[in-house]
């Protein structure tokens, strides 16, 4: 200095030709139970790494740029 991968909910990750963002855990709140814990149900939780762009419409396609991993000189 170059090349590649990856950044998505508190964490671990999906997320399929561009068409409302999702599960696992864990938090909450009921059910069960003598009380826990287990097991079941239900609810909350997101500027999709920052900024541009393309488009009716963008986690998704383009660039730049930050931050981690690898790489090659």
């Nucleotide at each position: 200095u170059c090349c590649c991968c990856g950044a998505u909910a508190g964490c671990u990750c999906a997320g399929u030709u561009g068409g409302u963002a999702g599960a696992g855990c864990a938090a909450g709140c009921g059910a069960c139970u003598g009380u826990u814990a287990a097991u079941c149900g239900c609810u909350g939780g997101g500027u999709c790494g920052u900024a541009g762009g393309u488009u009716c419409g963008a986690g998704u396609c383009c660039u730049a740029c930050u931050c981690g991993g690898g790489g090659a000189g």